[in-house]
RNA sequence: GUCUUAUCGAGAGUAGGCGGAGGGACUAGCCCGAUGAAGCCCGGCAACCGGCACGUUUGUGCACGGUGCUAAUUCUUGCAGAAGCGCACAGCUUUCUGAGAGAUAAGAG
Repeated sequence: GUCUUAUCGAGAGUAGGCGGAGGGACUAGCCCGAUGAAGCCCGGCAACCGGCACGUUUGUGCACGGUGCUAAUUCUUGCAGAAGCGCACAGCUUUCUGAGAGAUAAGAG
C1' cells in the first nucleotide's frame, strides 16, 4: 500500500510539564492557535482485540496487556436521488436519504 467486516450525533486536562508555529487528511469554506499550534511526556476517555470476573447463550463488567482517541457530527462540503423554492429539463442548495472519500479496530492475501 490492497481487500473484507464493524463503527464514526456519546466520552475525555478549560491552571499539567517540555516545546516553540502551526494545525483541523485532500478541495472549497469556515474555524482553532503567542490568553500559546504541531510533536513528546504525564493525565484522562473508550470495551475494537487479548486477558480476567460473573452469567449463560452469547451477554454484562473491569482500562490489566495491544491499539485508538482526547475543539467544532468524520467542523461543513465535493457525487447521486427525493422533498422544498422556482414559469423552468436553468438555478438555489434549505431539509432528508444513499454513495464516495477519510479515520479507527479486527482479520485476509